[in-house]
This is a predicted structure of a 127-nucleotide RNA (FMN riboswitch aptamer (RFN element)) from Lentisphaerae bacterium ADurb.BinA184. Rfam family: FMN riboswitch aptamer (RFN element). On this family, see Vitreschak et al., Nucleic Acids Res 2002: "Regulation of riboflavin biosynthesis and transport genes in bacteria by transcriptional and translational attenuation". Taxonomically the source falls in Lentisphaerota (Bacteria, Pseudomonadati). The coordinates come from a structure-prediction model, not an experiment, and the mean pLDDT is 82.
RNA sequence: GCGCGUCUUCGGGACCGGGUGCAAUUCCCGACCGGCGGUGACAGUCCGCGAGCCUGGUGCGUGCAGCCCGGGCAGAGGCGGUGGAAUUCCGCAACCGACCGUACAGUCUGGACGAGAGAAGAUGCGG
Numbered sequence: 001g002c003g004c005g006u007c008u009u010c011g012g013g014a015c016c017g018g019g020u021g022c023a024a025u026u027c028c029c030g031a032c033c034g035g036c037g038g039u040g041a042c043a044g045u046c047c048g049c050g051a052g053c054c055u056g057g058u059g060c061g062u063g064c065a066g067c068c069c070g071g072g073c074a075g076a077g078g079c080g081g082u083g084g085a086a087u088u089c090c091g092c093a094a095c096c097g098a099c100c101g102u103a104c105a106g107u108c109u110g111g112a113c114g115a116g117a118g119a120a121g122a123u124g125c126g127g
Base pairs, nucleotide, nucleotide: 002126003125004124005123006122007121008120009119010118017029018028019027031107032106033097034096035049036048037047038046044095045094052073053072054071055070056069057068059067060066078092079091080090081089099110101108
């Protein structure tokens, strides 16, 4: 350093200002935000993953809840420049954002002191 196992910790940001209205951080003007791994070079918009929703099981569970294994659905990027290499950098002008509640929500409230892609570390075994 590698493979496998066990454990620990960490692991998502954003409505400032104004307008209309009985009422809006939800509409309108403007503002602001960007999880994780990968990719010849740094990515919200490339490839994939996560959260969410739907669904199958003669799996665990008496059963419910829940868990486990599997299947499905699921947003958005162009142009110019530099370079050996960039839809990732620089410039320009764009675009996107689950569910619940409520005057219609990426930013408020709630599920959530949850879950989690994964990151770091400790330890055991192996060749």